[in-house]
Context: one part of a larger RNA
Molecule: small-subunit ribosomal RNA, central domain
Organism: metagenome
RNA sequence: CUGGGCGUAAAGCGCACGCAGGCGGUUAUGUAAGUCGGACGUGAAAGCUCCUGGCUCAACUGGGAGAGGUCGUUCGAUACUGCAUGACUUGAGGUUGGGAGAGGGAAGCGGAAUUCCCGGUGUAGUGGUGGAAUGCGUAGAUAUCGGGAGGAACACCAGUGGCGAAAGCGGCUUCCUGGCCCAUACCUGACGCUCAGGUGCGAAAGCGUGGGGAGCGAACGGGAUUAGAUACCCCGGUAGUCCACGCUGUAAACGAUGCGAACUAGGUGUUGGUAGUAUUAAUCCUAUCAGUGCCGUAGCUAACGCGAUAAGUUCGCCGCCUGGGGACUACGGCCGCAAGGCUAAAACUC
Numbered sequence: 001c002u003g004g005g006c007g008u009a010a011a012g013c014g015c016a017c018g019c020a021g022g023c024g025g026u027u028a029u030g031u032a033a034g035u036c037g038g039a040c041g042u043g044a045a046a047g048c049u050c051c052u053g054g055c056u057c058a059a060c061u062g063g064g065a066g067a068g069g070u071c072g073u074u075c076g077a078u079a080c081u082g083c084a085u086g087a088c089u090u091g092a093g094g095u096u097g098g099g100a101g102a103g104g105g106a107a108g109c110g111g112a113a114u115u116c117c118c119g120g121u122g123u124a125g126u127g128g129u130g131g132a133a134u135g136c137g138u139a140g141a142u143a144u145c146g147g148g149a150g151g152a153a154c155a156c157c158a159g160u161g162g163c164g165a166a167a168g169c170g171g172c173u174u175c176c177u178g179g180c181c182c183a184u185a186c187c188u189g190a191c192g193c194u195c196a197g198g199u200g201c202g203a204a205a206g207c208g209u210g211g212g213g214a215g216c217g218a219a220c221g222g223g224a225u226u227a228g229a230u231a232c233c234c235c236g237g238u239a240g241u242c243c244a245c246g247c248u249g250u251a252a253a254c255g256a257u258g259c260g261a262a263c264u265a266g267g268u269g270u271u272g273g274u275a276g277u278a279u280u281a282a283u284c285c286u287a288u289c290a291g292u293g294c295c296g297u298a299g300c301u302a303a304c305g306c307g308a309u310a311a312g313u314u315c316g317c318c319g320c321c322u323g324g325g326g327a328c329u330a331c332g333g334c335c336g337c338a339a340g341g342c343u344a345a346a347a348c349u350c
Base pairs, nucleotide, nucleotide: 003322004321005320006319007304008303012318014201015200016199017198021194022193023192025088026087027086028085029084030083031082033081034080035077036076037075038074039073040072041071042069048066049065050064051063052062053061054060091191092188093187094186096183097182098181099180103177104176105175106174107173108172109171110154115149116148117147118146119145120144121143125136126135162169163168206247207246208245209244210243211242215241216240220236221235222234223233258317259316260315261314262313263312266295267294268293269292270291271290272289273288274287275286276285278283299306300305323350324349325348332343333342334341335340
């Protein structure tokens, strides 16, 4: 080096972009590097295999033959791969015409509700629980009406609906902006796939500076419960939650399922297109493309289950696993303001 694996047993990097590398559509010609064949050279001895001899046999040992190679030179072969040149259009990209969408960023606006403040009415309770109490209230609460302030989130619509690479995205309007789908088959002509390093994005919590602070609410205080109650329940409540900029870089970052491509029964729902038939029309039906669900054939699977959105049948490339604990640790290195993150052992033990 060669093996077997990675949905749940150990194992898919959180996600993407992408240099090097690996791999690469159809066709013609050339070349002959890889590849294949012949010849020649070389591959010391020992060793190995076969034949044969010597020690009584064997080990051991003498002789002969052969095998043994990413080897060299030379002459050929040209299917495949490579290389060179030319061509092609189905992969990829573009043009044109349509389409849907909580995709992203910024600004502005809106109503409901909670809280607080002011004023009116009004009087003894209110609140909370399993039941209570702490709490609030005659300095006038709760309730109710009017006015105001401020912050955060956007009921219904709402849907195994939509969009996004993932994280994620939901009131309305405007501006800026990315991607996707369908139809046409007009243009380019393999421009492609994957990707170690690298770079970017990355929920929540947390950190820095400055704002903001309604509700909620780690910590904390109090009331209960209890044998205790550092909890669950209740009354309060700081950080935080919100905004701007910067950091952190983790997660059950999950479909616990890497990306791309091809092939392989059907049935049924739903979203967005397109074409056709019928129809005044709403719309129905048929076909098809792209998504998103359910059931299921073959097949796969230890089983559960998966089953054209594969975990089926194959190919390309990357990542990862190799008994449990020690250990998502120590040490070292790199990163970070810190918290810590990434990489990652051993002794010992079963």